[in-house]
Context: one part of a larger RNA
RNA sequence: CCUUCGUUAAGGAACUCGGCAAUACAGCGGCCGUAACUUAGGGAUAAGGCCUGCCUGGUUAUCUUCGGAUAGCUGGGCCGCAGCGAAAGAGUCUAGGCGACUGUUUAACAAAAACACAGGUCUCUGCUAACACGAAAGUGGAAGUAUAGGGGCUGACGCCUGCCCAGUGCUGGAAGGUUAAGGGGAGAAGUGCAAGCUUUGAACUGAAGCCCCAGUAAACGGCGGCGGUAACUAUAACCGUCCUAAGGUAGCGAAAUUCCUUGUCGGGUAAGUUCCGACCUGCACGAAUGGCGUAACGAUCUAGACACUGUCUCAACGAAGGACUCG
Numbered sequence: 001c002c003u004u005c006g007u008u009a010a011g012g013a014a015c016u017c018g019g020c021a022a023u024a025c026a027g028c029g030g031c032c033g034u035a036a037c038u039u040a041g042g043g044a045u046a047a048g049g050c051c052u053g054c055c056u057g058g059u060u061a062u063c064u065u066c067g068g069a070u071a072g073c074u075g076g077g078c079c080g081c082a083g084c085g086a087a088a089g090a091g092u093c094u095a096g097g098c099g100a101c102u103g104u105u106u107a108a109c110a111a112a113a114a115c116a117c118a119g120g121u122c123u124c125u126g127c128u129a130a131c132a133c134g135a136a137a138g139u140g141g142a143a144g145u146a147u148a149g150g151g152g153c154u155g156a157c158g159c160c161u162g163c164c165c166a167g168u169g170c171u172g173g174a175a176g177g178u179u180a181a182g183g184g185g186a187g188a189a190g191u192g193c194a195a196g197c198u199u200u201g202a203a204c205u206g207a208a209g210c211c212c213c214a215g216u217a218a219a220c221g222g223c224g225g226c227g228g229u230a231a232c233u234a235u236a237a238c239c240g241u242c243c244u245a246a247g248g249u250a251g252c253g254a255a256a257u258u259c260c261u262u263g264u265c266g267g268g269u270a271a272g273u274u275c276c277g278a279c280c281u282g283c284a285c286g287a288a289u290g291g292c293g294u295a296a297c298g299a300u301c302u303a304g305a306c307a308c309u310g311u312c313u314c315a316a317c318g319a320a321g322g323a324c325u326c327g
Stems, first nucleotide, its partner, number of pairs: 001322008010313002014311001019308001027052001029051004037042001039156001053078011079083001091306007098298002103115002119154007131140003157293004162223003167220002169216005176211003182205002187200005224242005251285001252282001263279005
């Protein structure tokens, strides 16, 4: 010096990206007490406080196999620093983001906000079902039958889910246009003396598809610009104009989204690029690629507080095992 432990004056997070690590709290005991919020179940062992040993007297209740057992009430006494006398045995609270939850996952760097989930919705499927595996036979679906099965999206619950069908997709459409083989055969050519044979071939007929006409967004997706205007100023409820299929509704908003940006204001700190509450100028939120809330839950992420500490100021000492020296 390294590893693993133990103790530490005063301070107590000043350490650090970050209380990482290590302390601390501590009874499946008794009594008291327990907030916001809430889906009324929870939150909750919330938080927080007090008691606790041994000896001895009296007494009450319940049970009793009448021996006693359990739980109390009320006196007296004893000992220690300490009575859950050892060991074992939660730190707690506040606020916010995300995800409802229990679960699942990158075997060996990621456990999460990712996946799943119950619930919602769209769509396909009438049974020899759709769909999947398989040259096929056949099998699964299912010894099921639309309250069933397959696929897509969303993701408890609460309040909701706006406008656009022009494009792409899907569904429907006895018309019309286009359209293959086939049918058809006006004609034409070759050859032959001829009958004929061979080749070629215009109209006309001819399916799905495409064109066309509708519907459909919890289908893929999309959801504007410029100019002017109010009796301070500023702003613009209002007006004009261009374009569009339609021009973003409710709600939320410097956000897991905000570039400028450490935006501005307020809170917390002596001091706060983080955090919380607002504002709205949304570079580039927005409604099942769901929007906004939300009790409970989380080895989640973020900010703060109490307690506590060798994380630190600032290091010291001790123990064991290494390293090191000799062998």

Predicted 3D model of a 327-nucleotide part of an RNA (large-subunit ribosomal RNA, domain IV) from a Candidatus Dormiibacterota bacterium. NCBI's taxonomy places the organism under Bacteria, Bacillati, Candidatus Dormiibacterota. Model confidence (mean pLDDT): 86 of 100.